[in-house]
RNA sequence: UUAGAGUUUGAUCCUGGCUCAGGAUCCCUUCUAGCGGCAGGCCUAAUACAUGCAAGUCGAACGGUAAAUGCCCUUCGGGGCGUGAGAGUGGCGCACGGCCGCGUAACGCGUAUGCAACCCACCCCCUGCAGCGGGAUAGCCCGGAGAAAUCCGGAUUAACCCCGCAUGAGGAGCGGAGGAGGCAUCUCCUCCGUUUCAAAACUACGGUGGCGGGGGACGGGCAUGCGUCCCAUUAGGUAGUCGGCGGGGUGACGGCCCACCGAGCCCACGAUGGGUAGGGGAUCUGAGAGGACGGUCCCCCACACUGGUACUGAGACACGGACCAGACUCCUACGGGAGGCAGCAGUAAGGGAUAUUGGUCAAUGGGGGGGACCCUGAACCAGCCAUGCCGCGUGAGGGAUGAAGGCCCUACGGGUCGCAGACCUCUUUUGCCGGGGGAUAACGUGCCCUACGAGUGGGGCAGUGAAGGUACCCGGAGAAUAAGCAUCGGCUAACUCCGUGCCAGCAGCCGCGGUAAUACGGAGGAUGCGAGCGUUAUCCGGAUUUAUUGGGUUUAAAGGGUGCGUAGGCGGCCUGGUAAGUCAGCGGUGAAAUCUCCACGCUCAACGUGGAACGUGCCGUUGAUACUGUUGGGCUAGAAUGCGGAUGCCGUGGGAGGAAUGUGUGGUGUAGCGGUGAAAUGCAUAGAUAUCACACAGAACACCGAUUGCGAAGGCAUCUCACGAAUCCGCUAUUGACGCUGAGGCACGAAAGUGUGGGGAUCAAACAGGAUUAGAUACCCUGGUAGUCCACACUGUAAACGAUGAUGACUAACCGUCGGCGAUACACAGUCGGUGGCCAAGCGAAAGCGAUAAGUCAUCCACCUGGGGAGUACGACCGCAAGGUUGAAACUCAAAGGAAUUGACGGGGGCCCGCACAAGCGGAGGAACAUGUGGUUUAAUUCGAUGAUACGCGAGGAACCUUACCCGGGCUCGAACGGCUGGUGAAGAGAGACAGAGAUGUUGACGUCCUUCGGGACACCAGUCGAGGUGCUGCAUGGUUGUCGUCAGCUCGUGCCGUGAGGUGUCGGCUUAAGUGCCAUAACGAGCGCAACCCUUGUCGUCAGUUGCCAUCAGGUUAUGCUGGGGACUCUGGCGAGACUGCCACCGCAAGGUGUGAGGAAGGGGGGGAUGACGUCAAAUCAGCACGGCCCUUACGUCCGGGGCGACACACGCGUUACAAUGGUGGGUACAGAGGGCAGCCAUCCGGCGACGGAGCGCAAAUCUCAAAAACCCAUCCCAGUUCGGAUUGGAGUCUGCAACUCGACUCCAUGAAGUUGGAUUCGCUAGUAAUCGCGCAUCAGCCAUGGCGCGGUGAAUACGUUCCCGGGCCUUGUACACACCGCCCGUCA
Repeated sequence: UUAGAGUUUGAUCCUGGCUCAGGAUCCCUUCUAGCGGCAGGCCUAAUACAUGCAAGUCGAACGGUAAAUGCCCUUCGGGGCGUGAGAGUGGCGCACGGCCGCGUAACGCGUAUGCAACCCACCCCCUGCAGCGGGAUAGCCCGGAGAAAUCCGGAUUAACCCCGCAUGAGGAGCGGAGGAGGCAUCUCCUCCGUUUCAAAACUACGGUGGCGGGGGACGGGCAUGCGUCCCAUUAGGUAGUCGGCGGGGUGACGGCCCACCGAGCCCACGAUGGGUAGGGGAUCUGAGAGGACGGUCCCCCACACUGGUACUGAGACACGGACCAGACUCCUACGGGAGGCAGCAGUAAGGGAUAUUGGUCAAUGGGGGGGACCCUGAACCAGCCAUGCCGCGUGAGGGAUGAAGGCCCUACGGGUCGCAGACCUCUUUUGCCGGGGGAUAACGUGCCCUACGAGUGGGGCAGUGAAGGUACCCGGAGAAUAAGCAUCGGCUAACUCCGUGCCAGCAGCCGCGGUAAUACGGAGGAUGCGAGCGUUAUCCGGAUUUAUUGGGUUUAAAGGGUGCGUAGGCGGCCUGGUAAGUCAGCGGUGAAAUCUCCACGCUCAACGUGGAACGUGCCGUUGAUACUGUUGGGCUAGAAUGCGGAUGCCGUGGGAGGAAUGUGUGGUGUAGCGGUGAAAUGCAUAGAUAUCACACAGAACACCGAUUGCGAAGGCAUCUCACGAAUCCGCUAUUGACGCUGAGGCACGAAAGUGUGGGGAUCAAACAGGAUUAGAUACCCUGGUAGUCCACACUGUAAACGAUGAUGACUAACCGUCGGCGAUACACAGUCGGUGGCCAAGCGAAAGCGAUAAGUCAUCCACCUGGGGAGUACGACCGCAAGGUUGAAACUCAAAGGAAUUGACGGGGGCCCGCACAAGCGGAGGAACAUGUGGUUUAAUUCGAUGAUACGCGAGGAACCUUACCCGGGCUCGAACGGCUGGUGAAGAGAGACAGAGAUGUUGACGUCCUUCGGGACACCAGUCGAGGUGCUGCAUGGUUGUCGUCAGCUCGUGCCGUGAGGUGUCGGCUUAAGUGCCAUAACGAGCGCAACCCUUGUCGUCAGUUGCCAUCAGGUUAUGCUGGGGACUCUGGCGAGACUGCCACCGCAAGGUGUGAGGAAGGGGGGGAUGACGUCAAAUCAGCACGGCCCUUACGUCCGGGGCGACACACGCGUUACAAUGGUGGGUACAGAGGGCAGCCAUCCGGCGACGGAGCGCAAAUCUCAAAAACCCAUCCCAGUUCGGAUUGGAGUCUGCAACUCGACUCCAUGAAGUUGGAUUCGCUAGUAAUCGCGCAUCAGCCAUGGCGCGGUGAAUACGUUCCCGGGCCUUGUACACACCGCCCGUCA
């Protein structure tokens, strides 16, 4: 000393990218801003620069002057002497300091060494010396040129300027002798000879300087090892190039330069070229390893407008020196000149962006001087900027009626802002006012004293501060002078209201916004940080997402197509030497600053000071020797060879064979053949197809044949010969590590393709024709050329796959098979090498792999790093071409992907159901009408329902009402209701009259409650608080309903399996109507469904017996259970029984099934009903009701009159009636069930043709009544638009109702339309069913009912079967679908 999160999916695991939270910055920018300390401040244009300043100093080196002044002289013009600025000569300095990062990929830098190949002014130490002489020149003066800069000529002059001679301790050169040392050339020391080389003065006499030599210090120069960015789409580079000899040059080595000679030198361990870049100490980040970076400070380098050159000098190739060239700017009298801020300020420009034309030499440091001192934009300070770091403050304590106000809510109340404010008490940092106020100062120097060696040391005094009257301290008044910014969907701390309505906008990623937005904008509140806060940009981190630490490559991206092999990497056993690697000790170095630790100083901190530690490195030295290397000796287990045996579709070349196909010739033979889903093109009477014989051609090798065999891979199959190679086994004879891998390289390498030449039977791209189709440049058919075959040469790619590189070692079993050995035997274990299956451990995201590893290890190679763009472009190489190899970027996306899971789906599979089909019966679709809908129309045709699952549906009754719509007329406490206040009045029913279309308005008869006399109940009026809305949202909801579907399913607990989603159970076999049951079973149980329980119907028993019944008995009638009576029967309605595969036979383990079985009213669920699992369709309904939100309030509420919902060119759905003879019509005559009935059903009688009217009995009903039809019998019609059919229309009526015009039903008379069985298509039904016949009921005044719901009468046909259509269930399979196939998705166009 290591933190994660969001985002691919319906969900899961994995791979993988993107994004976020952290830290940092020479920062930029929005909003905001009180103070101080310490730091920092042109990252861009090394762009251009106005102005000022940034390097001078020395009179104790020299000559000497103007002005001024002192003195002297004066002919008053002036002259002389002295002091003497500036300028000049000379000395030292200007090579430091300061700035910048252009260039530079380099010995430039860093580090470590070397120089026996070098220099060093000023400084220090030692030593020696300074004798004599000569010369020039600036200045000044005179003259001249020029606009200027500046220059020229003449005369005169000094020095520490220049020169000559002398001296030589000594140095240097040459020659010689001796000695010492080392590192190859060599170096050093001593001695001898010879040649050569010095100097400067000034003075205040104290000194300062000068010259030669030796040494030191400081600083520099050169050389070398190692380290030091990216691109190989830069692979070859080099002519002074590499070396040698000799010279030149330099302070010094060297091709540094030159002549000659040789031909080298660098490079895959990356030369050369291109791009980028000053390097380091350090800085940021990180757990570290790393990554990024090089601003401020320190070291080194490079540069000074651009390029080049040298001069001077100790030192420069010289920022504020020179010369030349160039660009630019400025001056000019146009002839010529001047300049270089990458010094400090400052200006312009560029830019998102970076400061004052400040003060001082007081300190530190530098230059000159003997010194005073002068100079110093180095430096020290101040100014500006929240640019950063650090510190401080904006108050502290108390204070609840929790004030007012804001905001929110479930709102007479509560919550929150909030002890917050007010208010009381206190304090005074900071700021303001007043006062005080130290250090930085030590010197040098002056004066005084003092020691002694007399120019040095010591002491005292005096003097010196830019910052600055600052820091700091004291006092005074006074809460007084001081808070913002961002955020609040998740990540991520922080939530509500309003506005908006896919608009406006937000957004780092995922994503928010389409009327209830915690995501936009505002508000209230909250959270975070705080004199700052947020944003942008950049770097590291998170990212183990380049993986050394620390990743991968079967399917996610990724194993080269295969082999041989070079370099390289790696390498068996034993033993000796060595010590390069390695390890340890010691020495040197690794500057300071920084970082870390410990102390200390500024009130603290930041900051600073001191010390320690660190600096993981390099060099040297001494040891150690296990391992690696190197070297010597040995071994045989790796590898190779030998001998013997065996094997094979192994390779190359030659020869041979039969079948098939096609063609040719001939024969037989006749009308078709061929082809397809069906056809056609095609072939055929000129004789095809078919068949026979013969011949020819080319290509491929049936059966054997296999999970077989061989090969490195590609690949290899008739037989045979020759040649070649390989592998395996056995024997252990030979060599003695000879091995493994393998970047480049070389070779091989399917098919297609290319070149040249052959060959050409079959098949067959292209092409042609025929089909198919909306089209069909396809699939199918008929033809057919390249090609397919051979030889030679190229190409060099494939899903070249085991999608799995090579080699070696190790790690449980079981079952096959091929070749050897063993054994030989029709058996059998063993062993070696191959080839398969299934599995332990282990591995893996899983699927799976599993001794033929994807396990555990070792070595080497190749390859990967999100998807798309793209294996594309450019470049290079290869190729005849086609093309191949290598191989990007811009831009764009928030994913792309792997495996597995659950569903859904499939013109996938298996099994099984259903009037699903089929088999039948009857319909619909054609006609007319009724009804609903669409559309259209309209003032309005109110609204809703819209595939199945809307459309005779909401509506089980639209003339008014209903009614929601339209027109018109009214009302506004309102049509209804509750509370309160006031007034009036009993309530009541407000009769009646007038006006009006009515609502309504006016008028108004009758009537007069209780009381404790306050008033109360009730009604009306006025006011007020609640109203009212069929207005919107069924996508905010409750409730209810449809549908899948009465389908057999849907789940849970525990256990088990799986990392997980999830699975198991619920699967499998049999069975069932059924997840019904049985068996089996890592499951065992359970729940909701199924079934049963319920109702009804069918049989029987029992009980009961009126209004029902009537067998027996009796009475009575024209007749009738009419009457007495009876309970037998029917019936009614209570309670029971009965059916359970219980019995038999067969099949079956069982469950259960089958039977023309028995019995039974009923037989395997007896018939019918009620009953609808988890869920699906944002299914339907805000107009049945309820309800959130929004909206209207003299109207979107409400009342009334009238109209509309009934419209009508059309289209569709559900129906009715028909088209007729199984019928119509007329007449006659029977038999139900279930219901209804008092404002009702109505017997019966009368009237009317009739609807109906009148009279009227009975019945609130097993009593009375509504009340049957088809059928049956008789007659008629005779196949026609009819004696079918009844629409439509005319006329006349009836009834209901306030009222039948829009717009009722019914009756009668008359009229008599379409329609002669209905295209494609489609609906219902499996038995008391379909079909057919009538009856009832609800709603209702009446009725548009042919609808709906029920009831009974008559009463069939058919089902082989499950291939197909539709729907469904279970299992399984594929999937790129999950809004789930009405999916997803590709291309073109807009």
The RNA shown here (small-subunit ribosomal RNA) has 1390 nucleotides and comes from an uncultured bacterium. The coordinates come from a structure-prediction model, not an experiment, and the mean pLDDT is 85.